[in-house]
RNA sequence: GUUAGAUAAAGCUAAAACCGAAGUGAUUCGGUGACAGAAAACUAAAGGGUCUCAGAUGAGAUAGCCAGUUACCUUA
Repeated sequence: GUUAGAUAAAGCUAAAACCGAAGUGAUUCGGUGACAGAAAACUAAAGGGUCUCAGAUGAGAUAGCCAGUUACCUUA
């Protein structure tokens, strides 16, 4: 440097649900919680898909849908 990997080590994130708040909405934030994940880190005009509002050419949401970029440890 490349490749592979979660039944290794050290760690990390936090699904659904409930409560409160924001938003027309998709959804987001905080707390509890832990389904799952080898990138659940980052990227939303300038990859694609899906969803919401409008009904229109526009605006918005989703990265834990696929994808791209970067990175710890270990095997080869």
Predicted 3D model of a 76-nucleotide RNA (c-di-GMP-I riboswitch aptamer) from a Mycoplasmatota bacterium.
Its Rfam family is "c-di-GMP-I riboswitch aptamer". Gene Ontology term of the family: cyclic-di-GMP binding.
The sequence was found by an Rfam model in a public genome assembly.
The prediction has a mean pLDDT of 76.